[in-house]
RNA sequence: GCCGGGGUAGCUCAGCGGCAGAGCAGAGGACUCAUAAGCCUUUGGUCGGUGGUUCAAAUCCACUCCCCGGCA
Numbered sequence: 001g002c003c004g005g006g007g008u009a010g011c012u013c014a015g016c017g018g019c020a021g022a023g024c025a026g027a028g029g030a031c032u033c034a035u036a037a038g039c040c041u042u043u044g045g046u047c048g049g050u051g052g053u054u055c056a057a058a059u060c061c062a063c064u065c066c067c068c069g070g071c072a
Stems, first nucleotide, its partner, number of pairs: 001071007010024004018055001026042004048064005
């Protein structure tokens, strides 16, 4: 340099045009003599960035930044 995959909550990842989600972690509650586990409730998001298409974009398109792999 070229090709491919990826970037979404603190962490691991779903979601591929129509309300942003799960598990873990965090907070609170109940239970218990107490603690843990399990149970109930709950906080938390510029969806890497900019622009475009669209009534509507995490999702499609262009450019760009970063990570991983392959080829040279």
A computed fold for a 72-nucleotide RNA from an uncultured Verrucomicrobiota bacterium, annotated as transfer RNA. The sequence was found in a public genome assembly. Rfam family: tRNA. Its family is annotated with triplet codon-amino acid adaptor activity in the Gene Ontology. The coordinates come from a structure-prediction model, not an experiment, and the mean pLDDT is 84.